[in-house]
RNA sequence: CUCUUAUCAAGAGAGGUUGAGGGAUCUGGCCCGAUGACACCUCGGCAACCAUUGAAUGAAAAUUCAACAGGUGCCAAAUCCAGCAGAACGCUGUUCUGAAAGAUGAGAG
Repeated sequence: CUCUUAUCAAGAGAGGUUGAGGGAUCUGGCCCGAUGACACCUCGGCAACCAUUGAAUGAAAAUUCAACAGGUGCCAAAUCCAGCAGAACGCUGUUCUGAAAGAUGAGAG
């Protein structure tokens, strides 16, 4: 980097460095930001995907539940919202569903 698969409206911030943009990309919107954002570092925290342990079921594969916190991940806003397709409705729009794209885990190449 590509493929497969699961999840993505919950949750979780202080300090230091830096100094102008940032919220993945493009467009539109809406936000954050010199009262210092973003990023990086330290500490802290959240969660429980994988691992580990235990229990139940099962012929097995496995599934479910519980514990833990080793490997990741995450700590403004729904993945901040929309864009594409469809449906409903009170139809310059609103709501819902799905797709696409993206993020993360696990597995494979």
About this RNA:
This is a predicted structure of a 109-nucleotide RNA (SAM riboswitch aptamer (S box leader)) from Evansella caseinilytica. NCBI's taxonomy places the organism under Bacteria, Bacillati, Bacilli, Bacillaceae, Evansella. The prediction has a mean pLDDT of 87.